[in-house]
The RNA shown here (transfer RNA) has 77 nucleotides and comes from a Campylobacteraceae bacterium.
Rfam family: tRNA. It is annotated as a transfer RNA. Rfam describes the family as follows. Transfer RNA (tRNA) molecules are approximately 80 nucleotides in length.
It was read from a public genome assembly.
Its mean pLDDT, the model's own confidence on a scale to 100, is 81.
RNA sequence: GCACUCUUAGCUCAGCUGGAUAGAGCAUCGGUUUGCGGUACCGAAGGUCACAGGUUCGAAUCCUGUAGAGUGUACCA
Numbered sequence: 001g002c003a004c005u006c007u008u009a010g011c012u013c014a015g016c017u018g019g020a021u022a023g024a025g026c027a028u029c030g031g032u033u034u035g036c037g038g039u040a041c042c043g044a045a046g047g048u049c050a051c052a053g054g055u056u057c058g059a060a061u062c063c064u065g066u067a068g069a070g071u072g073u074a075c076c077a
Base pairs, nucleotide, nucleotide: 001073002072003071004070005069006068007067010026011025012024013023019057028044029043030042031041032040050066051065052064053063054062
C1' cells in the first nucleotide's frame, strides 16, 4: 500500500428480516438492612449508537466517505 472485520452508557457486551420509547451485567449515586463497613434487596442517574453525507414513510441496522482499532497479505536497494 491492498483486503477483510470492528467502533452502541464510565467498563464489558446484547440488539433477530430496517419498525414505534436503544437494553443487560459490572461500576457510580440514593434508600432499606447492619453497631459501622461489606453482602443482599429496592430505586435512580448515565447514550449526538465514532464522525459526516446519502437511501427510505422509517436507519444502531443498508450505501458512500472520513477517523480510530484489529487481523491477513504484498513490497522495501

The organism belongs to Campylobacteraceae, within Bacteria.